A computed fold for a 60-nucleotide RNA from an Actinomycetes bacterium, annotated as Fluoride riboswitch aptamer (crcB RNA motif). Model confidence (mean pLDDT): 82 of 100.
RNA sequence: UUGGGCGACGGCGAUGGGGCUCGCCACAACCGCCGAGAGGCUGAUGGCUCCUACCAGAUC
Numbered sequence: 001u002u003g004g005g006c007g008a009c010g011g012c013g014a015u016g017g018g019g020c021u022c023g024c025c026a027c028a029a030c031c032g033c034c035g036a037g038a039g040g041c042u043g044a045u046g047g048c049u050c051c052u053a054c055c056a057g058a059u060c
Base pairs, nucleotide, nucleotide: 010025011024012023013022016051017050018049019048020047021046032041033040034039
């Protein structure tokens, strides 16, 4: 100096925040899908749950 492993701290998992939990990453993890194009579709979660925002329906 470079590479590998382990641990700690941290970061990430298609649009916000909290709790729990799972996985991934060490400058990487991550950055949705369909369509030749035009254009179109689902969802605030990785998963569960709560709040906020948004959408649909019903009642007052």
The sequence was found by an Rfam model in a public genome assembly.
It matches the Rfam family "Fluoride riboswitch aptamer (crcB RNA motif)". On this family, see Baker et al., Science 2012: "Widespread genetic switches and toxicity resistance proteins for fluoride".